[in-house]
Context: one part of a larger RNA
Molecule: small-subunit ribosomal RNA, 3' minor domain
Organism: Rhodobacterales bacterium LSUCC0387
RNA sequence: CACCGCCCGUCACACCAUGGGAGUUGGGUCUACCUGACGACGGUGCGCUAACCCUUACGGGAGGCAGCCGGCCACGGUAGGCUCAGCGACUGGGGUGAAGUCGUAACAAGGUAGCCGUAGGGGAACCUGCGGCUGGAUCACCUCCUU
Repeated sequence: CACCGCCCGUCACACCAUGGGAGUUGGGUCUACCUGACGACGGUGCGCUAACCCUUACGGGAGGCAGCCGGCCACGGUAGGCUCAGCGACUGGGGUGAAGUCGUAACAAGGUAGCCGUAGGGGAACCUGCGGCUGGAUCACCUCCUU
RNA backbone atom coordinates (compact mmCIF):
# COMPACT_ATOMS: atom_id res chain seq x y z
C1' C A 1 0.00 0.00 0.00
C1' A A 2 -3.50 6.77 0.85
C1' C A 3 -11.91 6.88 -0.89
C1' C A 4 -11.39 0.45 -4.92
C1' G A 5 -9.71 4.21 1.86
C1' C A 6 -11.49 4.03 6.74
C1' C A 7 -15.31 2.41 9.68
C1' C A 8 -20.35 1.13 13.01
C1' G A 9 -24.08 -2.09 14.97
C1' U A 10 -27.46 -6.36 14.84
C1' C A 11 -27.34 -11.47 13.36
C1' A A 12 -24.76 -16.58 12.65
C1' C A 13 -20.50 -19.88 14.32
C1' A A 14 -16.42 -21.18 17.91
C1' C A 15 -13.89 -20.44 22.40
C1' C A 16 -12.97 -17.73 27.16
C1' A A 17 -14.10 -15.43 31.68
C1' U A 18 -18.33 -13.31 34.10
C1' G A 19 -23.61 -11.26 36.32
C1' G A 20 -28.67 -13.17 37.57
C1' G A 21 -30.92 -17.91 38.71
C1' A A 22 -35.73 -22.42 41.45
C1' G A 23 -32.30 -24.77 44.08
C1' U A 24 -28.43 -28.24 45.59
C1' U A 25 -23.50 -29.95 47.90
C1' G A 26 -19.55 -28.91 51.14
C1' G A 27 -16.23 -25.75 54.40
C1' G A 28 -15.62 -21.75 58.06
C1' U A 29 -17.84 -18.83 61.81
C1' C A 30 -21.45 -16.60 65.28
C1' U A 31 -25.97 -16.62 68.50
C1' A A 32 -29.80 -19.08 71.48
C1' C A 33 -31.42 -23.51 73.61
C1' C A 34 -30.94 -29.00 74.73
C1' U A 35 -27.61 -32.86 76.22
C1' G A 36 -23.54 -33.25 79.69
C1' A A 37 -18.54 -38.19 78.81
C1' C A 38 -13.66 -37.90 81.11
C1' G A 39 -11.59 -34.91 84.60
C1' A A 40 -10.07 -31.72 88.35
C1' C A 41 -12.78 -28.73 91.86
C1' G A 42 -16.67 -27.79 95.89
C1' G A 43 -20.18 -30.23 99.19
C1' U A 44 -21.73 -34.64 101.54
C1' G A 45 -19.96 -39.12 103.09
C1' C A 46 -24.92 -43.39 107.69
C1' G A 47 -20.73 -47.89 103.92
C1' C A 48 -15.28 -49.24 103.87
C1' U A 49 -10.35 -48.23 105.91
C1' A A 50 -2.86 -51.47 107.76
C1' A A 51 0.45 -46.86 108.83
C1' C A 52 -0.79 -41.08 112.68
C1' C A 53 -3.26 -39.91 117.82
C1' C A 54 -6.05 -41.93 122.32
C1' U A 55 -7.05 -46.86 124.38
C1' U A 56 -4.43 -52.94 128.04
C1' A A 57 -8.26 -54.52 124.85
C1' C A 58 -12.97 -53.55 122.62
C1' G A 59 -13.50 -49.16 120.49
C1' G A 60 -12.96 -43.97 119.27
C1' G A 61 -10.55 -39.68 116.66
C1' A A 62 -7.76 -37.57 112.44
C1' G A 63 -6.92 -38.61 107.44
C1' G A 64 -8.25 -41.41 103.15
C1' C A 65 -11.55 -44.41 99.72
C1' A A 66 -16.21 -45.92 97.48
C1' G A 67 -21.00 -43.90 96.87
C1' C A 68 -24.21 -39.58 96.30
C1' C A 69 -25.08 -34.20 95.06
C1' G A 70 -23.47 -29.61 92.59
C1' G A 71 -21.56 -25.90 89.24
C1' C A 72 -17.60 -25.93 85.19
C1' C A 73 -16.64 -28.36 80.57
C1' A A 74 -15.22 -31.61 75.28
C1' C A 75 -18.04 -34.14 71.72
C1' G A 76 -22.97 -34.34 70.04
C1' G A 77 -28.09 -32.39 68.93
C1' U A 78 -32.03 -28.53 67.50
C1' A A 79 -33.12 -23.70 65.46
C1' G A 80 -31.49 -19.30 63.28
C1' G A 81 -27.84 -15.75 61.11
C1' C A 82 -23.27 -14.34 58.45
C1' U A 83 -19.53 -15.82 55.02
C1' C A 84 -16.60 -18.74 51.31
C1' A A 85 -16.38 -22.39 47.51
C1' G A 86 -18.44 -26.24 43.92
C1' C A 87 -22.60 -27.70 40.85
C1' G A 88 -27.30 -25.69 38.51
C1' A A 89 -32.29 -25.92 33.77
C1' C A 90 -32.62 -21.27 31.92
C1' U A 91 -31.10 -16.27 31.16
C1' G A 92 -28.10 -11.16 30.61
C1' G A 93 -24.56 -8.63 28.63
C1' G A 94 -18.74 -8.68 27.82
C1' G A 95 -14.03 -10.28 25.37
C1' U A 96 -11.37 -12.75 21.35
C1' G A 97 -11.41 -15.04 16.50
C1' A A 98 -9.42 -16.64 9.83
C1' A A 99 -13.53 -15.61 7.63
C1' G A 100 -19.47 -15.15 7.18
C1' U A 101 -24.87 -12.34 6.97
C1' C A 102 -27.71 -7.62 6.75
C1' G A 103 -27.31 -2.89 5.93
C1' U A 104 -23.92 2.18 5.66
C1' A A 105 -24.45 5.19 11.05
C1' A A 106 -19.46 8.08 11.62
C1' C A 107 -14.75 10.22 9.09
C1' A A 108 -14.96 15.03 3.00
C1' A A 109 -20.61 19.64 3.40
C1' G A 110 -19.53 11.45 4.43
C1' G A 111 -23.95 12.80 0.35
C1' U A 112 -29.90 14.82 5.96
C1' A A 113 -23.18 18.94 9.20
C1' G A 114 -21.70 16.53 13.57
C1' C A 115 -21.96 16.09 18.70
C1' C A 116 -24.28 16.56 23.90
C1' G A 117 -28.82 16.09 27.01
C1' U A 118 -33.73 14.22 26.86
C1' A A 119 -38.30 11.71 25.02
C1' G A 120 -40.56 8.47 21.59
C1' G A 121 -39.79 4.91 17.72
C1' G A 122 -36.98 1.04 14.93
C1' G A 123 -33.71 -5.89 12.39
C1' A A 124 -29.21 -3.26 13.25
C1' A A 125 -26.01 0.49 12.85
C1' C A 126 -29.79 4.31 13.84
C1' C A 127 -34.37 7.69 12.89
C1' U A 128 -37.57 11.66 14.62
C1' G A 129 -39.09 15.70 18.17
C1' C A 130 -37.36 19.53 21.74
C1' G A 131 -33.22 22.30 23.94
C1' G A 132 -27.95 23.23 23.70
C1' C A 133 -22.68 23.46 21.62
C1' U A 134 -19.10 24.50 17.26
C1' G A 135 -14.92 20.64 18.30
C1' G A 136 -19.31 22.69 11.05
C1' A A 137 -17.85 23.23 5.15
C1' U A 138 -19.38 27.08 1.51
C1' C A 139 -20.95 32.22 0.04
C1' A A 140 -21.95 37.32 1.37
C1' C A 141 -21.89 41.20 4.90
C1' C A 142 -20.62 43.61 9.70
C1' U A 143 -17.25 44.52 13.96
C1' C A 144 -12.39 44.12 16.10
C1' C A 145 -6.98 42.94 15.94
C1' U A 146 -2.19 42.51 13.23
C1' U A 147 0.91 43.71 8.95